Model confidence (mean pLDDT): 83 of 100. A computed fold for a 1498-nucleotide RNA from an uncultured prokaryote, annotated as small-subunit ribosomal RNA. The sequence is in RNAcentral, with records from ENA.
RNA sequence: GCCUAACACAUGCAAGUCGAACGGUAACAGCGGGAGCUUGCUCCUGGCUGACGAGUGGCGGACGGGGGAGUAACGCGUAGGAAUCUGCCUAAUAGAUGGUGACAACUCAGGGAAACUUGAGCUAAUACCGAAUACGCCCCUACGGGGGAAAGCGGGGGAUCUUCGGACCUCGCGCUAUUAGAUGAGCCUGCGUUGGAUUAGCUAGUUGGUGAGGUAAUGGCUCACCAAGGCUACAAUCCGUAGCUGGUUUGAGAGGAUGAUCAGCCACACUGGGACUGAGACACGGCCCAGACUCCUACGGGAGGCAGCAGUAGGGAGUAUUGGACAAUGGGCGCAAGCCUGAUCCAGCAAUGCCGCGUGUGUGAAGAAGGCCUGCGGGUUGUAAAGCACUUUCAAUUGGGAAGAAAGAUUUAGAGUUAAUACCUCUUAAAUUGACGUUACCAGCAGAAUAAGCACCGGCUAACUCCGUGCCAGCAGCCGCGGUAAUACGGAGGGUGCAAGCGUUAAUCGGAAUUACUGGGCGUAAAGCGCGCGUAGGCGGUAUUGUAAGUGGGAUGUGAAAGCCCCGGGCUCAACCUGGGAACUGCAUUCCAAACUGCAAAACUAGAGUAUGGUAGAGGAUAGUGGAAUUUCAGGUGUAGCGGUGAAAUGCGUAGAGAUCUGAAGGAACACCAGUGGCGAAGGCGACUGUCUGGACCAAUACUGACGCUGAGGUGCGAAAGCGUGGGGAGCAAAUAGGAUUAGAUAUCCUGGUAGUCCACGCCGUAAACGAUGUCAACUAGCCGUUGGGAGUCUUGUAUUCUUAGUGGCGAAGCUAACGCGAUAAGUUGACCGCCUGGGGAGUACGGUCGCAAGAUUAAAACUCAAAGGAAUUGACGCGGGGCCCGCACAAGCGGUGGAGCAUGUGGUUUAAUUCGAUGCAACGCGAAAAACCUUACCUGCCCUUGACAUGUAGCGAACUUUCCAGAGAUGGAUUGGUGCCUUCGGGAACGCUAACAGAGGUGCUGCAUGGCUGUCGUCAGCUCGUGUCGUGAGAUGUUGGGUUAAGUCCCGUAACGAGCGCAACCCUUAUCCUUAGUUACCAGCACGUAAUGGUGGGGACUCUAGGCAGACUGCCGGUGAUAAACCGGAGGAAGGUGGGGACGACGUCAAGUCAUCAUGGCCCUUAUGGGCAGGGCUACACACGUGCUACAAUGGCCGGUACAGAGGGUUGCCAACCCGCGAGGGGGAGCUAAUCCCAGAAAGCCGGUUGUAGUCCGGAUCGGAGUCUGCAACUCGACUCCGUGAAGUCGGAAUCGCUAGUAAUCGCGAAUCAGCAUUGUCGCGGUGAAUACGUUCCCGGGUCUUGUACACACCGCCCGUCACACCAUGGGAGUCGGCUGCACCAGAAGUAAGUAGCCUAACCGCAAGGAGGGCGCUUACCACGGUGUGGUCGAUGACUGGGGUGAAGUCGUAACAAGGUAGCCGUAGGGGAACCUGCGGCUGGAUCACCUCCUUA
Repeated sequence: GCCUAACACAUGCAAGUCGAACGGUAACAGCGGGAGCUUGCUCCUGGCUGACGAGUGGCGGACGGGGGAGUAACGCGUAGGAAUCUGCCUAAUAGAUGGUGACAACUCAGGGAAACUUGAGCUAAUACCGAAUACGCCCCUACGGGGGAAAGCGGGGGAUCUUCGGACCUCGCGCUAUUAGAUGAGCCUGCGUUGGAUUAGCUAGUUGGUGAGGUAAUGGCUCACCAAGGCUACAAUCCGUAGCUGGUUUGAGAGGAUGAUCAGCCACACUGGGACUGAGACACGGCCCAGACUCCUACGGGAGGCAGCAGUAGGGAGUAUUGGACAAUGGGCGCAAGCCUGAUCCAGCAAUGCCGCGUGUGUGAAGAAGGCCUGCGGGUUGUAAAGCACUUUCAAUUGGGAAGAAAGAUUUAGAGUUAAUACCUCUUAAAUUGACGUUACCAGCAGAAUAAGCACCGGCUAACUCCGUGCCAGCAGCCGCGGUAAUACGGAGGGUGCAAGCGUUAAUCGGAAUUACUGGGCGUAAAGCGCGCGUAGGCGGUAUUGUAAGUGGGAUGUGAAAGCCCCGGGCUCAACCUGGGAACUGCAUUCCAAACUGCAAAACUAGAGUAUGGUAGAGGAUAGUGGAAUUUCAGGUGUAGCGGUGAAAUGCGUAGAGAUCUGAAGGAACACCAGUGGCGAAGGCGACUGUCUGGACCAAUACUGACGCUGAGGUGCGAAAGCGUGGGGAGCAAAUAGGAUUAGAUAUCCUGGUAGUCCACGCCGUAAACGAUGUCAACUAGCCGUUGGGAGUCUUGUAUUCUUAGUGGCGAAGCUAACGCGAUAAGUUGACCGCCUGGGGAGUACGGUCGCAAGAUUAAAACUCAAAGGAAUUGACGCGGGGCCCGCACAAGCGGUGGAGCAUGUGGUUUAAUUCGAUGCAACGCGAAAAACCUUACCUGCCCUUGACAUGUAGCGAACUUUCCAGAGAUGGAUUGGUGCCUUCGGGAACGCUAACAGAGGUGCUGCAUGGCUGUCGUCAGCUCGUGUCGUGAGAUGUUGGGUUAAGUCCCGUAACGAGCGCAACCCUUAUCCUUAGUUACCAGCACGUAAUGGUGGGGACUCUAGGCAGACUGCCGGUGAUAAACCGGAGGAAGGUGGGGACGACGUCAAGUCAUCAUGGCCCUUAUGGGCAGGGCUACACACGUGCUACAAUGGCCGGUACAGAGGGUUGCCAACCCGCGAGGGGGAGCUAAUCCCAGAAAGCCGGUUGUAGUCCGGAUCGGAGUCUGCAACUCGACUCCGUGAAGUCGGAAUCGCUAGUAAUCGCGAAUCAGCAUUGUCGCGGUGAAUACGUUCCCGGGUCUUGUACACACCGCCCGUCACACCAUGGGAGUCGGCUGCACCAGAAGUAAGUAGCCUAACCGCAAGGAGGGCGCUUACCACGGUGUGGUCGAUGACUGGGGUGAAGUCGUAACAAGGUAGCCGUAGGGGAACCUGCGGCUGGAUCACCUCCUUA
């Protein structure tokens, strides 16, 4: 231990008792009498006794027990009060006399199924009723008086009396009246006690009075009359919710939440109403009526109320036994025994909570087995287990065994009372009374025996690995995890935490200073009303006196007990129980104090105000006046355009525009002055003059004497737009028309143009109504401007100093999250008001108020998200920001590409296949420095399966080789030769074949799993660190600034000082000289020799080769500059300011490229995605693009002659001389392993000739024929030669590329690859050899500083709205249904009160008739249920409909964030698919530039 259904209840029990009040005797027992008789049985009888059903009567059923529906209330809590009652109990006083008449029970007779009931007759009482008495008391009173009670019963008994019953005495219990107390109850009051104002007005018995009635008692409690009151912003009324408290829980506290158990109070008892009885009820287990429901019935009628204890059904996630006992504690009755007691005490069920105990203890390393992990060594589980040695709580079993029990009654003994040894009371002593209970507890016995789970292990948060899974399955409190290596899912091993529990869910408080009283905020984060005036309220200057409300202190009462806390005690301990204390912070009464606040009195002048004299001003209202300009009209002159734009067009104009001149009309606005100047509360105010009028400031005195500040409601003012009525209408201009722009353009731009803008009157009441900063007051460094006033000083000025009221800038302290504010505070304080509490939904819905409307104001919820936001930081971005700088970036030049033909690569298409990769720059003559086969990865076909390749095992064989056949070949079959090397003689090594298995193999996938390598920004000048300093911090500084440089190069300055990676230099090459060395190179001088040649001897001079040095450093001079760095010029020098070129590539970016160079994780294939072979393909071809070559010609082509390189390569090679061929080439064979020989003739050039502007003597494509070479093989598909053919093309649209000097342009040469194939590609080499650069405005890229940002995956970013689809909650909605409720009316059960014609009637009076009194009936008043009508309010539902929210990659646009490409936003109005656009006014929370003003520094 039913938190839900105050839902319904079967069955049993939960309130009876008294014979010592009474008549009695139905049942039981005993006794007596009688009868039958079988002498122990039956029947009859006697209230005689114990007792006692039913009945009369008394007391109790108003306590105890239950649940919390209702109740927002004097219901509860607390503290008080006066107008009351109180059975039983205590104390006291007085009494208790004597009678009468009935009614039950019972008997008889009826009715009914029953419940029950009717009539007649008898009877008792402590039942009922008169009479007597009335000390005191109560009531009435005319103050004389009058009225009002009772009951007996029981025990005992000595005298006396007796009708033998008793009287009488005594004791006990009871009775009547009254008083006092105690207890209990009723009533009244102050204060406290939930949410809603989208509930602001409520109230007719209402508020009060007088009188009456009524009550135990006060009172509008009720009634009659009178008055018109009463409550409310300190929250009435209405609506929702709720029993209240002690306490419980949480919290440091203050608070918050809560009201189970225990205790106090209240209300309720099927629902509603009502009274009766009684001391007490409007009564849980009483009555009457109405209603709903259930049950019985013979259909006529009746019965019932578990929110008592158990229990049942139902509801629900969810809560127990139809148990035992009155032994104890208590209650009722009784003299008592005793009876009753589902109160209570116990037991049962539930780990629901709290507390305690156990499930063993010690030892034990072979660190067992098994499991798991592993880096394969081991580690861990783990002293854990086993083993050994102990212990026995608990459980089991056997036995013992308290306390809870004291009474009462009986008996024994004694005392008191009394006449009494009775009775009664007290004391004493015996025996007796236990539901729990097989109790607690104790002992014996045996044995580790009977006893461990749950959650978690990504962070918060203690605890980690493996396997499985692969954005799946799943987890999740928040962040989040899972897409093939998951400590996050599932399992396992291990670990951590708690433990007979553990975890989850739900709830409360805390943390949360996140509703802030303690203890928060409002410039930009949410938040200051648009601004005044002012009511209530709050707050209020100086000094005095009084008072004592607040305030402080003391005392008293109270603050129930329990609980919490402290100190003790008792259960073995504890939980628990128990004694004492403290506390209960509160309220009330009383006394004291008088500083402060209040109140009262009487003062003061510093706040506030008044008077006097001045000053400045776009302050307001109204009447008038003025000039400039626009437009229109009229006229003149005059001719073809005007206007407009980025460019145009619409428009106007030969019917005369525009231009210009003159005149007129009309409306609106007031240039310059003009200024971070002025005025006003704000909105706002700008020509001039007059009139009326508000405020401010200054100076000096006088006066009033706190008159003040703020201000909920209230009230007034309040830009623009808009609305109504009437005017007016020049310009401008929403809407609208047209023209442009555009993909579109409902826009931006242009031409027109209506409301409107203006005036009068009346509405509206909002703005980024902003300083995003409420009003008032006080205090707290300075400096510099400016406006108004005053004063001082002198040098009298365009001066200066001081002061005051404004208005600005900078700035100290301080404040601030920072930005910033800083005497005009956002500093330090005080007073008062307003407002805020995550974002969205939403300033929306509904309701109310206001408005003509538009709309304004007040103002939610469901639902949804984990953020939204501020300030600052770093970056990135801003092709459509700014400053500075650089770059063949532009410009200036030269030459190209894009047009033609061809070559080559790519896309696309095609195909059996056209293998794969590379895709902006940074793919596309790229991988590929060579695709006929091979390559080759692709396709078709034919084959192999331990395989073409590696290692291991076993067996066989040397290896290898010849020839033939089949086949496209791989391959298959047959065949020949051969027996080698080492050896310890077993065998072994290499190689081949066979077999099986481990395993091979894969250019299969993933470059988004990777290594390595590479591209790119970019050879751009940057990227960082240590220490220090600044900042709350992210970060900053250094690295910025002034110069300078190719350079973060250097110098100077400097809260920085240093350092690193980059730059530069060091390296290679080239340019000069020197030196050394000279072969194959060279040859000046000396010789020799040749037709000629360094050919030869020689020579180291020169060139050259290749080793080493030197040289160049802004070193020198002049100038500029800060005297620096550096720059400019010059000298010298081969070279001059990094001399030229190369190699060298910071931190990083692009998930850049590559798994097909290679390596590699994972996955996949394994008679195939592996391997072999043949053929084909990679070479296709309507087309498009890139990169090139050749050209288009005369600076050329062709022919002839002739000159000059460099760097390379060469033995499977380069190949000379010579011969043949027109030629490609063939033959030939010398030389050369190369400074020696060869390739090898350089070409442009130069000198001649020809050609004469043409598709040519240009150009060479294409095609035909004939050949050469390589190669197994040139068909698909090679290169070259010769003869012939002779296409396009006459310098190339838009666009675009390269290059700044030995460069571009142009000319040829070589090499790699390679059998062959490059006229065109790539990499090199030399020859000839220019033009131009004013300059940095613009395009592109980059660096740096600054700026804006809603971006951080970083603009290829972010992001808005309509539409379409799905889901969710919600508003409206013709209505429909239901709950609650107001008003009006009908109705009127039971009951009470009142009245009373009718009927009935024991007690009293009366001789009687009759009366008094009573009852029934009837009527009236009140009133429950019910009914009718009409409202209000809440809820549910509703076709359809409105917006909102959320969703995976839907559609349309691109509104916002950068100047977001038309700056954005606010209010308002119109328009539009949509974001939105436009007009009017406002704001900066707009970039940029310029100007003005102000400030800072020198």